RNAcentral holds the sequence, with entries from Rfam. This is a predicted structure of an 84-nucleotide RNA (Glycine riboswitch aptamer) from Crassaminicella thermophila. The source organism's lineage runs through Bacteria, Bacillota, Clostridia, Clostridiaceae and Crassaminicella. It matches the Rfam family "Glycine riboswitch aptamer". Rfam's curators write: This family represents the bacterial glycine riboswitch. Gene Ontology term of the family: glycine biosynthetic process. The model forms 90% of the base pairs in the Rfam consensus. The coordinates come from a structure-prediction model, not an experiment, and the mean pLDDT is 76.
RNA sequence: ACGGGCCUCUGGAGAGACUCUCAUGAGCACCGAAGGGGAAAGCCAUAUAUGGUGAAACUCUCAGGUAAAAGGACAGGGGAUUUU
Numbered sequence: 001a002c003g004g005g006c007c008u009c010u011g012g013a014g015a016g017a018c019u020c021u022c023a024u025g026a027g028c029a030c031c032g033a034a035g036g037g038g039a040a041a042g043c044c045a046u047a048u049a050u051g052g053u054g055a056a057a058c059u060c061u062c063a064g065g066u067a068a069a070a071g072g073a074c075a076g077g078g079g080a081u082u083u084u
Base pairs, nucleotide, nucleotide: 001084003082004081006079007078008077009076010075011074016028018027019026020025029066030065031064035062036060037059038058042053043052044051045050046049
């Protein structure tokens, strides 16, 4: 000095403060930015039309979420640490 994870500070979107229920729980609608799944071109393999590989903020909505708070991908500052 580059990179990795960790701690901390700042910024950080979307969508019903829905309905039933004492509560637990259930129902309908909706969102995409924890996590998880999917795959076009391309590439690889072979039996040549199949298999494998294949990023995301795309897509699915399993999980999660739909006032505030919390959480929050991602971005920036600081700290200690570690690899070369």